[in-house]
RNA sequence: GGGCCCUUAGCUCAAUUGGUUAGAGCAGCAGACUCAUAAUCUGUAGGUUCCCGGUUCAAGUCCGGGAGGGCCCACCA
Numbered sequence: 001g002g003g004c005c006c007u008u009a010g011c012u013c014a015a016u017u018g019g020u021u022a023g024a025g026c027a028g029c030a031g032a033c034u035c036a037u038a039a040u041c042u043g044u045a046g047g048u049u050c051c052c053g054g055u056u057c058a059a060g061u062c063c064g065g066g067a068g069g070g071c072c073c074a075c076c077a
Stems, first nucleotide, its partner, number of pairs: 001073007010026004019057001028044005050066005
């Protein structure tokens, strides 16, 4: 330098060809249970979907640019 892939909650990941309110598990918090703790059960909070712009009635999803990370190839030494 070239190609490909990834970025969504604290963490790991879903989200059906663009469609109506963005979800799950774990972790957190509160409660139940227990002499108590753990486990278990119930409830609950948590998001500018990496950033900027565009298309569209409507964007996590499509397009352009940028940032970070990963893999492969090439180049140099």